c-di-GMP-I riboswitch aptamer from a Candidatus Sericytochromatia bacterium, 83 nucleotides, folded computationally.
NCBI's taxonomy places the organism under Bacteria, Bacillati, Candidatus Sericytochromatia.
Its Rfam family is "c-di-GMP-I riboswitch aptamer". Rfam links the family to the GO term cyclic-di-GMP binding.
The model forms 95% of the base pairs in the Rfam consensus.
C1' cells in the first nucleotide's frame, strides 16, 4: 500500500411519505420519517432515463438547455480487520 467484504466495533447516510419552500418543470433545500447501502462520500467525464422551449417534422424522433450520483460506468477520498 493494494485487493475483499463475513462477523465484530465506533459510526455514518437516508428511499417512499408528510410539511415548508425554491423553480415553467424533471427536480433542489429544510425538519421530521427509515425502504435500505461498505462508500447510499464528492464529482455531471461517458451512457441511460426525465424535464422545458423553439426548429426540423409527423405521432416518434434529431438538435440546445436543464435534472438525476439512491440507474450504470469512469475519476477521486476515507472507518474496520475472518482474510
Nucleotide at each position: 500500500g493494494a485487493a475483499g467484504g463475513a462477523a465484530a466495533a465506533a459510526g455514518g447516510c437516508a428511499a417512499a411519505c408528510u410539511u415548508a419552500u425554491u423553480g415553467u418543470g424533471a427536480a433542489g433545500u429544510a425538519a421530521g420519517g427509515a425502504c435500505g447501502c461498505a462508500a447510499a462520500g464528492c464529482c455531471a467525464c461517458g451512457g441511460g432515463a426525465c424535464u422545458c422551449a423553439a426548429u426540423u417534422a409527423a405521432u416518434a424522433a434529431a438538435u440546445g438547455a436543464g435534472u438525476u450520483a439512491g440507474c450504470c460506468g469512469a475519476g477521486u477520498u476515507a472507518c474496520c480487520c475472518a482474510u